[in-house]
RNA sequence: GGGUACGUAGCUCAGGGGCAGAGCGUCGGGCUUUUAACCCGGGGGUCGCAGGUUCGACCCCUGCCGUACCCA
Numbered sequence: 001g002g003g004u005a006c007g008u009a010g011c012u013c014a015g016g017g018g019c020a021g022a023g024c025g026u027c028g029g030g031c032u033u034u035u036a037a038c039c040c041g042g043g044g045g046u047c048g049c050a051g052g053u054u055c056g057a058c059c060c061c062u063g064c065c066g067u068a069c070c071c072a
Base pairs, nucleotide, nucleotide: 001071002070003069004068005067006066007065010024011023012022013021018055026042027041028040029039030038048064049063050062051061052060
């Protein structure tokens, strides 16, 4: 330099055009003598960045950035 995949909550990930989600973690409460386990509830995201297409984009297209791998 060329190519492929990935980038979404603190972590691991889902979501394949129509109001952004789960598990774990965290916070509050319940239960318990206490802890753990269990139960209920809450907070936490400019969906890597910028354009384009569209009535509408996390999703499709383009460029860029980052990470991993392959080729040279």